FMN riboswitch aptamer (RFN element), 118 nucleotides, folded computationally. The prediction has a mean pLDDT of 83. Of the family's consensus pairs, 100% are formed in the model. The sequence was found by an Rfam model in a public genome assembly.
RNA sequence: GUUCUUCUUUGGGGCGGGGCGAAAUUCCCCACCGGCAGUAUAGUCUGCGAAGCGCGUCUGCGCCCGAGCGGGUGAAAUUCCCGCACCGACGGUAUAGUCCGGAUGAUAAAAGAGAAAA
Numbered sequence: 001g002u003u004c005u006u007c008u009u010u011g012g013g014g015c016g017g018g019g020c021g022a023a024a025u026u027c028c029c030c031a032c033c034g035g036c037a038g039u040a041u042a043g044u045c046u047g048c049g050a051a052g053c054g055c056g057u058c059u060g061c062g063c064c065c066g067a068g069c070g071g072g073u074g075a076a077a078u079u080c081c082c083g084c085a086c087c088g089a090c091g092g093u094a095u096a097g098u099c100c101g102g103a104u105g106a107u108a109a110a111a112g113a114g115a116a117a118a
């Protein structure tokens, strides 16, 4: 260092200003945010997780699963640079990606420690 296995820790960000109104961090104008792995560095590519739905039960299985174009550089970028766009579960509440709640939860995964084998 590799394989396998056990354990520990970590593991999601964001409404600030103004307007209307009896009431809105929910509407309107401006603002702000971006889980994990892969790949030339990704919210918008590919895959995964979460949320939602279903199954006689479950740590399981199945279903479902949002959104990007143009130009530039380069061997290589829907990932970088420039420009203009777009997207965001469920329940609550004046209609919520940003508030409150399920959640001091769960999980993709990352790091570390130990044991065993060749």
Base pairs, nucleotide, nucleotide: 002117003116005114006113007112008111009110010109016030017029018028019027031098032097033088034087035048036047037046038045043086044085052063053062054061055060068084069083070082071081072080090101091100092099